The prediction has a mean pLDDT of 85. The RNA shown here (small-subunit ribosomal RNA) has 1365 nucleotides and comes from an uncultured bacterium. The sequence is in RNAcentral, with records from ENA. Its Rfam family is "Bacterial small subunit ribosomal RNA".
RNA sequence: AGAGUUUGAUCCUGGCUCAGGAUGAACUCUGGCGGCGUGCCUAACACAUGCAAGUCGAGCGAUUUACUUCGGUAAAGAGCGGCGGACGGGUGAGUAACGCGUGGGUAACCUGCCCUGUACACACGGAUAACAUACCGAAAGGUAUGCUAAUACGAGAUAAAGUACUUUUAUCGCAUGGUAGAAGUAUCAAAGCUUUUGCGGUACAGGAUGGACCCGCGUCUGAUUAGCUAGUUGGUAAGGUAACGGCUUACCAAGGCGACGAUCAGUAGCCGACCUGAGAGGGUGAUCGGCCACAUUGGAACUGAGACACGGUCCAAACUCCUACGGGAGGCAGCAGUGGGGAAUAUUGCACAAUGGGCGAAAGCCUGAUGCAGCAACGCCGCGUGAGCGAUGAAGGCCUUCGGGUCGUAAAGCUCUGUCCUCAAGGAAGAUAAUGACGGUACUUGAGGAGGAAGCCCCGGCUAACUACGUGCCAGCAGCCGCGGUAAUACAGAGGUCUCAAGCGUUGUUCGGAAUCACUGGGCGUAAAGCGUGCGUAGGCUGUUUCGUAAGUCGUGUGUGAAAGGCGCGGGCUCAACCCGCGGACGGCACAUGAUACUGCGAGACUAGAGUAAUGGAGGGGGAACCGGAAUUCUCGGUGUAGCAGUGAAAUGCGUAGAUAUCGAGAGGAACACUCGUGGCGAAGGCGGGUUCCUGGACAUUAACUGACGCUGAGGCACGAAGGCCAGGGGAGCGAAAGGGAUUAGAUACCCCUGUAGUCCUGGCAGUAAACGGUGCACGCUUGGUGUGCGGGGAAUCGACCCCCUGCGUGCCGGAGCUAACGCGUUAAGCGUGCCGCCUGGGGAGUACGGUCGCAAGAUUAAAACUCAAAGAAAUUGACGGGGACCCGCACAAGCGGUGGAGUAUGUGGCUUAAUUCGAUGCAACGCGAAGAACCUUACCAGGUCUUGACAUCUUCUGACAAUCCUAGAGAUAGGACUUUCCCUUCGGGGACAGAAUGACAGGUGGUGCAUGGUUGUCGUCAGCUCGUGUCGUGAGAUGUUGGGUUAAGUCCCGCAACGAGCGCAACCCUUGUGGCAUGUUGCUAACAGGAAAAGCUGAGGACUCAUGCCAGACUGCCGGUGACAAACCGGAGGAAGGCGGGGAUGACGUCAAAUCAUCAUGCCCCUUAUGGUCUGGGCUACACACGUACUACAAUGGCGGCUACAAAGAGCAGCGAGACAGGGAUGUCGAGCGAAUCUCAUAAAAGCCGUCCCAGUUCGGAUUGGAGGCUGCAACCCGCCUCCAUGAAGUUGGAAUCGCUAGUAAUCGCGGAUCAGCAUGCCGCGGUGAAUACGUUCCCGGGCCUUGCACACACCGCCCGUCA
Repeated sequence: AGAGUUUGAUCCUGGCUCAGGAUGAACUCUGGCGGCGUGCCUAACACAUGCAAGUCGAGCGAUUUACUUCGGUAAAGAGCGGCGGACGGGUGAGUAACGCGUGGGUAACCUGCCCUGUACACACGGAUAACAUACCGAAAGGUAUGCUAAUACGAGAUAAAGUACUUUUAUCGCAUGGUAGAAGUAUCAAAGCUUUUGCGGUACAGGAUGGACCCGCGUCUGAUUAGCUAGUUGGUAAGGUAACGGCUUACCAAGGCGACGAUCAGUAGCCGACCUGAGAGGGUGAUCGGCCACAUUGGAACUGAGACACGGUCCAAACUCCUACGGGAGGCAGCAGUGGGGAAUAUUGCACAAUGGGCGAAAGCCUGAUGCAGCAACGCCGCGUGAGCGAUGAAGGCCUUCGGGUCGUAAAGCUCUGUCCUCAAGGAAGAUAAUGACGGUACUUGAGGAGGAAGCCCCGGCUAACUACGUGCCAGCAGCCGCGGUAAUACAGAGGUCUCAAGCGUUGUUCGGAAUCACUGGGCGUAAAGCGUGCGUAGGCUGUUUCGUAAGUCGUGUGUGAAAGGCGCGGGCUCAACCCGCGGACGGCACAUGAUACUGCGAGACUAGAGUAAUGGAGGGGGAACCGGAAUUCUCGGUGUAGCAGUGAAAUGCGUAGAUAUCGAGAGGAACACUCGUGGCGAAGGCGGGUUCCUGGACAUUAACUGACGCUGAGGCACGAAGGCCAGGGGAGCGAAAGGGAUUAGAUACCCCUGUAGUCCUGGCAGUAAACGGUGCACGCUUGGUGUGCGGGGAAUCGACCCCCUGCGUGCCGGAGCUAACGCGUUAAGCGUGCCGCCUGGGGAGUACGGUCGCAAGAUUAAAACUCAAAGAAAUUGACGGGGACCCGCACAAGCGGUGGAGUAUGUGGCUUAAUUCGAUGCAACGCGAAGAACCUUACCAGGUCUUGACAUCUUCUGACAAUCCUAGAGAUAGGACUUUCCCUUCGGGGACAGAAUGACAGGUGGUGCAUGGUUGUCGUCAGCUCGUGUCGUGAGAUGUUGGGUUAAGUCCCGCAACGAGCGCAACCCUUGUGGCAUGUUGCUAACAGGAAAAGCUGAGGACUCAUGCCAGACUGCCGGUGACAAACCGGAGGAAGGCGGGGAUGACGUCAAAUCAUCAUGCCCCUUAUGGUCUGGGCUACACACGUACUACAAUGGCGGCUACAAAGAGCAGCGAGACAGGGAUGUCGAGCGAAUCUCAUAAAAGCCGUCCCAGUUCGGAUUGGAGGCUGCAACCCGCCUCCAUGAAGUUGGAAUCGCUAGUAAUCGCGGAUCAGCAUGCCGCGGUGAAUACGUUCCCGGGCCUUGCACACACCGCCCGUCA
């Protein structure tokens, strides 16, 4: 000294929470010793029992007992008498008060015992208790009669220096008055005891001590308590008191207190001090000390020096007890102790040895005051639980990457020590001669033995300290934020660590942090917060100057501020806590004295503030009366005919009974177009046709007058939009409510047609608004620029304009400064002064209750319970918007062809099933994984069967194993037969393989794609995504990347606080389009030659095609135009190709916890005679249904038959298979060639030519079904493909909706390949034929960039409101 928590992030405001200290504490777990302290905070609840106040025989009489030398002596207890029971001890109920604190006053007072001084004590009397007798009563107690004493009581004497009164002198004082005298009158005393240095008695004076009363100042909360008071305030007189006083009484007067908070209500003993805090403050009032109050509750007095009396009296009340029912007794808030209450607080202890108190002459007695001990970790302080050496880093626990690490020198072991402890011996101080409860205690010495002595909390961040296991939003944790939904450092236990330690945590309270009530030390434009506005009372503040005063202020001195505590320095207990001494401090109060700058007060002067006067102009400032025209509506009349009105579109409505329209006349009410302007006026609300009258304010100029007359303003008063209320008018238009028509799922709304209050006037009430500049009023100061309204002046001019200066108002921009930022910025939100109002987390709530106001509606003042950890301000980046600007994309539009309807194929959902294995699920799952499920695949189901296993490594033993055959079985498998003996060698053995055994282990398509790697999809081939340095910003961030152009493009150019760079774009790569060069077989064949039935077939050739490789070519390079002299765009030339030539590969930062644990890999979890292995059969192929993707069609641009052309790209040895033969065909038999530019698959089809069909369920269409065959394969039943014959279903172009495509594209036609024994309408490729359309970017979808709004950030599939459950 700060920290956590609002947000995606930031800054601010703001609350909540934490770390610290303290405690009369309590509770959980634990607990060795000692010292010093502390210990009913609750029921001022009730109390059994014992003790806590007695003492004196040297005041008195009588009695009893003991002893006796019989004289007496000693002791005891009751009584009379004296002193003390008013102290000491307890408690905090009451009390908001002169109760307490502090400082004063008493000229208004008292004071036993004590001290000092002066004086005195003479002489008498009558009783009474005790006692005795009698009586009453249960008792407590009482009555009567009789006897007796005193330091008990009474009377008398003596006395003034006493007291009271009268007269008077001196002197003093703040008033009353005091002090010291003088004279006179009246009046009051006494007590003895002892025989000792005696103790007492009376009066007076003084002192000391203790008390009483009065006063200044200080002393909690509430105004949702604003008025209180009749002995009340004062006076006179009297009474009373120690004393003043309405303290009491009578009479008189009507006062007294209160916004500086009376009264009332609530709470509370006050202080020294204690805790905290840097301090100022805040909280507390235990122990110790001072004061007060109280003693079961309430009241009262007596005695006394002192009480209205804790262990006295009386009365009343409640409670308890005794009782013979008549009546009595009691008071622990003394010390112990009991019950009760409570989270909670001790022994019915010892002693008067010390200190102190009462009595006594004294010895002494009494003393639960006190000194000690006991109980309690309740607090503070001190000590210990061992020290040194000791590494196989033991065992064991835990973790592990299995190597090890850690607990850990820790233990064991060896060598020591003795604080505490145990035993024994000695043994204090506290006491001056004696007397010691504590106590055989402290302390000292000796001996003994590591022996008897460590826990609690925490370990996600704040906050020091981490791992494994269990659990699985469960159990639980939590001070705040928050953890826990299968890998929890946050739960629980464990190992380990950290902090503290005889304690540790929790809970309560309090201060701090909190500048979060801000005096020190905060704020109010938008976060909470300026009253709607003015006038003005109290109050607060107030210009220049002179003199006086000295209240505030400052200096000095004196008194006080108790002690204890705290602080500093010393000292004593071994140290410390604790105790003792000294010092200083105690911020204060009072008095005395001095100073006079400032403030105050008194007196005087001034003019700069303020005001008056004169002159002048501006203005929707206010009030009243009168006047005017345009327009709407209505009435009457004319003309005129079918509509008018209204809307997005309509309808209700009006109109043939004549509307709307138009012309004329009239009525009535309300409002005043244009001018009109961030222009004017007003305090604000507000004010707009014209004229007249009345009237307020501001401004300018002059500087004649007054001379601080000023500013603000709690209460108060006044004004105060719209709407509302009351009474009376008025009512054209508009128009809440209401009615009707529409819209809608509904529409108590928005739109339309009507329409009442109201809107208008007069009088009254109401008193609120986003009454806003969200900015209180006044004054002063502080750079500027530019408009505008109303004035004044200067220069110049004939004059006006222009120009300059100046005053007041009203705007914009902007500097310093301020601000969290936005912004404000001489009209401040800057710098200062004065005064007022208001704020203190969000919600509850501007609500409830109470008060005030109002006719009501309501206004104003204004909480709490409860609940949350936020609520909020400004700005930033994104995302979003049925916001804006710009741009792009088969996105729409323009077209072509489809899907959705039919049949079939295929995938999915659903349903079914023993199983229908699993995954994929909007785009981005659904002919997807699967480039091919009859067995196998296969993961699923049923049944059979194996258990170190089908597969891998290690250990031990054995030696082959395999193959073939037979039997049983569905097979796996089991049994048997036959046959067989590997390689190397140093001969020890080793290796490969196989079998057997054992255990480590194998195995898992079991779970988790939300633990992961890798791979992939998607936005999207969209043009974006970032960084370094610099700059700007408190910061998040911004800038760069925005802007002007341009592009397919963040492509390029220009500009610019930016300058550069990276990943993306483009290019580099492949392919295709043109040409050249080289090469020339298996490709090609123009020329030459050969050759034939035919063919590049042969020789030969490189010209052509083609193939392979290498080059060239295209770059806006050239020209013109546009553009900014740019980038670029448009047009053109040349060219095979032109502006990226076409196509492909290539996919930035990231998003979707997107997909995949079943390709593979992999953490963790799970199974281990089974969730593993193996076999047979079945299933993945099921089938009311729904969806996706395809194929084939519905026909004439067609079907069928015949004839005839033209490809490219591929594949091939368990293969492609020519050709020949057989078959009608699928295909079969034989089989050349070819590991392929050579051979084969292999006839391309659409197309072309000729013919036929004639619009129909057909010569379309081919599903389905029957029959006969073929092929593959152990095997085509479930469940393959093909051929032939026969059969011949639906379907006649497809609803809502929806998909693809911009050129060699769509559409259409065939060919090939992968997988593959066999099995494509799927997938991946190839070529053939070959279109239509694009005006354009308003709209739908997606995307990019800029900007704007935002209460969203899981980001609009967001957030959030109300109702109901």